Predicted 3D model of a 72-nucleotide RNA (transfer RNA) from an uncultured bacterium. Its Rfam family is "tRNA". It is annotated as a transfer RNA. The prediction has a mean pLDDT of 80.
[in-house]
């Protein structure tokens, strides 16, 4: 350098083009306890970036960035 794959809460991971973006762990508050742990309830937190298509994009298309694989 060519080709291919991947990018979602702090971490891991879901999501037919129809979203108020779900779940687990972790965090916060409260309950329970003499206290801690365990348990229960509630809650905050995310779509890599720029364009395009579409009534509507996490999803489809183009390009960039980052990571990985492969060939030379």
């Nucleotide at each position: 350098g060519g080709c291919c794959c991947u990018a979602u809460c702090g971490u891991c991971u879901a999501a037919c083009g129809g979203c108020u973006a779900g779940g687990a762990c972790g965090g916060a508050u409260c309950c329970u306890u003499c206290u801690c742990a365990a348990g229960g309830a509630u809650u905050a937190a995310a779509u890599u970036c720029g364009g395009g298509u579409u009534c509507g994009a996490u999803u489809c298309c183009c390009g960039g960035u980052a990571g990985g694989g492969u060939c030379a």
It was read from a public genome assembly.